[in-house]
Molecule: transfer RNA
Organism: Chloroflexota bacterium
């Protein structure tokens, strides 16, 4: 330098052919239970969907550019 893939909650990840208000598990917090703690059960909260633009009535999803990470190839020393 070229190609491919990934980026969504604190963590690990779904998200279908673009269409209601963006979800699950774990963790955190609160409650129940317990003498108390753990375990268990229930509940709440938590999001600039990596960034900037574009297309569209409508974008997590499509397009362009950029960023970071990973893999492969090439080149140079």
């Nucleotide at each position: 330098g070229g190609g491919c893939g990934a980026u969504u909650a604190g963590c690990u990840c779904a998200g279908c052919u673009g269409g209601u208000u963006a979800g699950a598990g774990c963790a955190c917090c609160g409650a129940a239970c317990u003498c108390a703690u753990a375990a268990u059960u229930c509940g709440u909260a938590g999001g600039u969907c990596c960034c900037u633009g574009g297309u569209u009535c409508g974008a997590g999803u499509c397009c362009a550019g950029g960023a970071u990470c990973g893999c492969c190839c090439a080149c140079c020393a």